[in-house]
Predicted 3D model of a 72-nucleotide RNA (transfer RNA) from an uncultured bacterium.
It was read from a public genome assembly.
Rfam family: tRNA. Rfam describes the family as follows. Transfer RNA (tRNA) molecules are approximately 80 nucleotides in length. By type it is a transfer RNA.
RNA sequence: GGGCGCGUAGCUCAGUGGUAGAGCACUCCCUUCACACGGGAUAGGUCGUAGGUUCGAAUCCUACCGUGCCCA
Numbered sequence: 001g002g003g004c005g006c007g008u009a010g011c012u013c014a015g016u017g018g019u020a021g022a023g024c025a026c027u028c029c030c031u032u033c034a035c036a037c038g039g040g041a042u043a044g045g046u047c048g049u050a051g052g053u054u055c056g057a058a059u060c061c062u063a064c065c066g067u068g069c070c071c072a
Base pairs, nucleotide, nucleotide: 001071002070003069004068005067006066007065010024011023012022013021018055027041028040029039030038048064049063050062051061052060
């Protein structure tokens, strides 16, 4: 330098055009003498950035940024 993949909650990930989700973690409540386990509830998101297409974009297109792999 070229090709391909990935970027969504604190972490690991799902979601392929129509209200952004799960598990774990955090906080609170119940349970316990206390802790753990278990049960319940709350909070937590510029969906990497900027444009484009569309009535409507996390999702499709383009460029860029970050990151990983491969080729030279």